Context: one part of a larger RNA
RNA sequence: GGACGAACGCUGGCGGCGUGCCUAAUGCAUGCAAGUCGGACGCGUUCCACUUCGGUGGAGUGAGUGGCGUACGGCUGAGGAACACGUGGGUUACCUACCCUCGUGUGGGGGACAACGGGUCGAAAGAUCCGCUAAUCCCGCAUACGGUCUCUUCGGAGAAGAAAGCCUUCGGGCGCACGAGGAUGGGCCUGCGGCCUAUCAUGGUAGUUGGUGGGGUAAUGGCUCACCAAGCCGAUGACGGGUACCUGGUCUGAGAGGAUGAUCAGGCAGACUGGGACUGAGACACGGCCCAGACUCCUACGGGAGGCAGCAGCAAGGAAUUUUCCGCAAUGGGCGAAAGCCUGACGGAGCAACGCCGCGUGCAGGAUGACGGCCUUCGGGUUGUAAACUGCUUUUGUUAGGGACGAAACAGACGGUACCUGGCGAAUAAGCCCCGGCUAACUCCGUGCCAGCAGCCGCGGUAAGACGGAGGGGGCAAGCGUUGUCC
Numbered sequence: 001g002g003a004c005g006a007a008c009g010c011u012g013g014c015g016g017c018g019u020g021c022c023u024a025a026u027g028c029a030u031g032c033a034a035g036u037c038g039g040a041c042g043c044g045u046u047c048c049a050c051u052u053c054g055g056u057g058g059a060g061u062g063a064g065u066g067g068c069g070u071a072c073g074g075c076u077g078a079g080g081a082a083c084a085c086g087u088g089g090g091u092u093a094c095c096u097a098c099c100c101u102c103g104u105g106u107g108g109g110g111g112a113c114a115a116c117g118g119g120u121c122g123a124a125a126g127a128u129c130c131g132c133u134a135a136u137c138c139c140g141c142a143u144a145c146g147g148u149c150u151c152u153u154c155g156g157a158g159a160a161g162a163a164a165g166c167c168u169u170c171g172g173g174c175g176c177a178c179g180a181g182g183a184u185g186g187g188c189c190u191g192c193g194g195c196c197u198a199u200c201a202u203g204g205u206a207g208u209u210g211g212u213g214g215g216g217u218a219a220u221g222g223c224u225c226a227c228c229a230a231g232c233c234g235a236u237g238a239c240g241g242g243u244a245c246c247u248g249g250u251c252u253g254a255g256a257g258g259a260u261g262a263u264c265a266g267g268c269a270g271a272c273u274g275g276g277a278c279u280g281a282g283a284c285a286c287g288g289c290c291c292a293g294a295c296u297c298c299u300a301c302g303g304g305a306g307g308c309a310g311c312a313g314c315a316a317g318g319a320a321u322u323u324u325c326c327g328c329a330a331u332g333g334g335c336g337a338a339a340g341c342c343u344g345a346c347g348g349a350g351c352a353a354c355g356c357c358g359c360g361u362g363c364a365g366g367a368u369g370a371c372g373g374c375c376u377u378c379g380g381g382u383u384g385u386a387a388a389c390u391g392c393u394u395u396u397g398u399u400a401g402g403g404a405c406g407a408a409a410c411a412g413a414c415g416g417u418a419c420c421u422g423g424c425g426a427a428u429a430a431g432c433c434c435c436g437g438c439u440a441a442c443u444c445c446g447u448g449c450c451a452g453c454a455g456c457c458g459c460g461g462u463a464a465g466a467c468g469g470a471g472g473g474g475g476c477a478a479g480c481g482u483u484g485u486c487c
Stems, first nucleotide, its partner, number of pairs: 001487004006483005013359006019352002021317001026315003030312003035068003040065002043062008075270003085193007094186002099182008107141001109139003116131006148159004165174003195242003203233003208230008245267004249260004272293005295306004323349001325348003331345001332343004362392004372383004397424006406414001431476005436457003442471005452459002
């Protein structure tokens, strides 16, 4: 000198764009943050119409069965020195819902459980028994183009194995099953690369290193198990200890390098702590389940409920970090044929000079150089064209009217905002630090090694340009200084 997610002191007009718990991965009141589909299904209920009085149809609505989603999106950085990350390969050792293309099918039967009705237990959470019922729920049977497995004389032979319907304007549309290819996303393996420590080395290792076989997985593998062998790693630093999410980047620097990893983007990891599996194409699953633990809450004391490192917000900690806001209008996501519903993702507004950028606090004229202040050699000098005063302008401001883009069709939270036009009026707007040298800017008074200053050198003991005040001056400016950290 530059930089900052900064903080502190004094000060503070406006706008745009960004940024905003770096500490306690501490604890959380309250609300919201993941649902949707009636064009898969039965039932309850409200209204209307019809009715052969059994119901039927239409429009809503409620929970339930079923499907898809909830593995995305959002948050955090505790752990982890590792194929975690970065980069380049490999997978003849693999998977991939939804989507696209193509092939072949979609025949015929049966069954259960919710809801519902009835009963019992419980304070509650809820549990349990009996009975009825639908389906794109579940199970047999049939069929098998691909595909799978076995055998094979490579021509083939054999075995097991699928499915679901709904809507329709009757043209069809949406589905379902088994395959092939693609796309996308992932799993696994591997070369290389990037921290400190030997005051961790007579070192480390027992599923340890390798083999055979069994099991397991979508898949290789000591992943797991039985048996066999005795290996494997290590000063090119094993093992141990410490620290730390990694990267694109960011800051600095002429570069080499050093430092760093907030915001944005990619990857990884975590979801009160520890462990576990279930479901599923995908999880060992933040707002799912089970067990244990700590903590909090409810209780009729028998037993239950909970997890903000989602958005706001509260407490605590701290030098320190915001609204319990508006909207799904846009973009994106889930579901749905659609209308649409949901979306604290997101789009916006609010708060904060926290940062960067832009603008303003007026412009021109105005000397007998007023008054006042300060200095003075008492002549004057300086503040100073500065003010007053005269003329002018209107950004910001204020006020009235109009009024968006963002949306191709319906649709605008922002917002009566930005912006435009007119009116008013210099009006509403300057501070902070410094002035001994480094370093730009000097005098007077006070003080008297006191009080104090200070980044370094050093100032202060009676004329202090270094302390305190004043006048004057210098520097930056809605900021200016200080502190901290990095280059």

Annotation: A computed fold for a 487-nucleotide part of an RNA from an uncultured Chloroflexota bacterium, annotated as small-subunit ribosomal RNA, 5' domain. Its mean pLDDT, the model's own confidence on a scale to 100, is 89.